The RNA shown here (transfer RNA) has 74 nucleotides and comes from a Candidatus Omnitrophota bacterium. Its Rfam family is "tRNA". From the family's description: Transfer RNA (tRNA) molecules are approximately 80 nucleotides in length. It was read from a public genome assembly. NCBI's taxonomy places the organism under Bacteria, Pseudomonadati, Candidatus Omnitrophota. Its mean pLDDT, the model's own confidence on a scale to 100, is 83.
RNA sequence: CGCGGGGUGGAGCAGUCUGGAAGCUCGUCAGGCUCAUAACCUGGAGGUCGCAAGUUCAAAUCUUGCCCCCGCAA
Numbered sequence: 001c002g003c004g005g006g007g008u009g010g011a012g013c014a015g016u017c018u019g020g021a022a023g024c025u026c027g028u029c030a031g032g033c034u035c036a037u038a039a040c041c042u043g044g045a046g047g048u049c050g051c052a053a054g055u056u057c058a059a060a061u062c063u064u065g066c067c068c069c070c071g072c073a074a
Base pairs, nucleotide, nucleotide: 002072003071004070005069006068007067010026011025012024013023020057028044029043030042031041032040050066051065052064053063054062
């Protein structure tokens, strides 16, 4: 070099096939509950969806190139 899988808040993942603008669990912060802690309940913050370009009224999603990680083969 070749083939396959993956990159989405701090962590782990869904969403991509079929474009309509991002959600789940945990964590974190604040409040409630409690004598108190845990558990439980409520609310909040946190995302250039790996990078760039293209198509489109509209892109995490389609197209192209590139970067990084894992595996297979050699």